[in-house]
Molecule: FMN riboswitch aptamer (RFN element)
Organism: uncultured Anaerocaecibacter sp.
RNA sequence: UCUUUGAGGCGGGGUGCAAUUCCCCACCGGUGGUACAGUCCACAAAGCCCGCUUUUAUGCGCGCCCGAACGGGUGAAAUUCCCGUACCGACGGUAAAGUCCGGAUGAAAAAAGA
Repeated sequence: UCUUUGAGGCGGGGUGCAAUUCCCCACCGGUGGUACAGUCCACAAAGCCCGCUUUUAUGCGCGCCCGAACGGGUGAAAUUCCCGUACCGACGGUAAAGUCCGGAUGAAAAAAGA
C1' cells in the first nucleotide's frame, strides 16, 4: 500500500381502535488491554461545535459529549472465573422501541492475509 472480515436480541400473556414501543414474563452484549469483562481502563459507532474544501452539498481534520455492579467464594493474581442479586443501552420514524423500520448493500475501532 492492497484485499477480505468486521453486532446480537420480542417468544408468550395483558390493556387498547391502534403497541415486537406501555404493563408482566423473556431475550441480547462491537474492538484492544488485563486471570476469561455489556457495567474496570482505553477505543469505535451515534449526537454536537469549530476549521479547511470559494459557497451549498459532501468530504476531511481538531475538539466536545459518550450508559450501567455490588456482595460472597476460589486463587499468587479475577469489579473478568464460580455462586447470588442488580443494573445499562445513540439518532430519526411510529401508540412512548437496547430487540421493529430507516440513515446503513454505509462507516469505524480492530482482526487476518498478500